Bacterial RNase P class A from an Alphaproteobacteria bacterium, 380 nucleotides, folded computationally. The organism belongs to Alphaproteobacteria, within Bacteria. Its Rfam family is "Bacterial RNase P class A". It is annotated as a ribozyme. The coordinates come from a structure-prediction model, not an experiment, and the mean pLDDT is 77.
RNA sequence: CGAGGUGACCUGGGGACCGCCGGCGGCGCUCGCGUCGCGGGAGGAAAGUCCGAGCUCCACAGGGCGAGGUGCCGGGUAACACCCGGUCGGGGCGACCCGGAGGAAAGUGCAACAGAGAGCAGGGCGCCACGGCCUCUCGGGGACGUGGUGAGCGUGAAAGGGUGCGGUAAGAGCGCACCGGCGUCGUCGGCAACGGCGGCGGCCAGGCAAACCCCACCUGGAGCAAGACCGAAUAGAGGGGCGUUCGAGGGUUGCCCGCCCGAAGCCCCCGGGUUGGUCGCUGGAGGCCACCGGUGACGGUGGUCCUAGAGGAAUGGUCUCCACCUCCGCGAGGGUGACCGGACGGAGGCACAGAACUCGGCUUACGGGCACCUCGGACC
Repeated sequence: CGAGGUGACCUGGGGACCGCCGGCGGCGCUCGCGUCGCGGGAGGAAAGUCCGAGCUCCACAGGGCGAGGUGCCGGGUAACACCCGGUCGGGGCGACCCGGAGGAAAGUGCAACAGAGAGCAGGGCGCCACGGCCUCUCGGGGACGUGGUGAGCGUGAAAGGGUGCGGUAAGAGCGCACCGGCGUCGUCGGCAACGGCGGCGGCCAGGCAAACCCCACCUGGAGCAAGACCGAAUAGAGGGGCGUUCGAGGGUUGCCCGCCCGAAGCCCCCGGGUUGGUCGCUGGAGGCCACCGGUGACGGUGGUCCUAGAGGAAUGGUCUCCACCUCCGCGAGGGUGACCGGACGGAGGCACAGAACUCGGCUUACGGGCACCUCGGACC
């Protein structure tokens, strides 16, 4: 100097003029409001609506089945499918990144085409043995049949371990040595997942479960358009099912059991009215700072602060100056050098994007600077 990797942070500022929403206080008031002053007023993703919760209602609400979610170990958290640390596996020269991470020998299933064959395997070529036939210059050769046979050859993404020796009619873990995988026993390290070492065993049957499934653990439902209150208005001669304790019907996500409501009432269907207002609606699993503990996520202690609450939807519009970024010019100066480069001038740019009950995450979109690390080149 170039190319990469990781981490947290910021997401612009000032002035002038005009215009909004809300809070507090003063004054006035026709109690509708007006005016003055002081403070506050979109994000790091507000987005996606993918998870988890707070909160509200069913409702004072149990069990089973079903359904759904998670899936290595240990920790964090209100909780989670999130975060942290580790183990194992995969990718990369590396810094680092990714993980779909229990079970394929409980069962079912899938894998185009090619290939003999893709879960129990060959009926192809080749090799060997036997049989008879043909041929022949003794040796031998040819075709066919039966049997045996590599995993050698072919095909394929993938074909039943590798090398070597022995053995065999020819071959084959058929046997042996070593290596690899798997299983098992022991030992050492680790809370553990797991790893190292050693012994024994010829056990040597692939992939996919983000295919159905099995195993382990977890889980009521619906959602702020939840819900609560006030006001106002209207249409029911509407239809139907039962029934008064031997309980019809309704509720409890689907089903079952259980439980609750139901007492001259309950439920279902059709139709009509209310489209008004207030609350919910912002003080929190809250923010910031310091110290302590911890590898870390995070936790503890102390101090300090209050940082939108709209209601068809406020937080804005115009002008100007600066900051920042890119390119070009110039070049004070720095350096042994390769190179770097203030100030100045010019041209242009200034990303993604707007709360609507709130919070913890994840995912997606996107501009800028900073720090550390890896690889390569050049110079000394």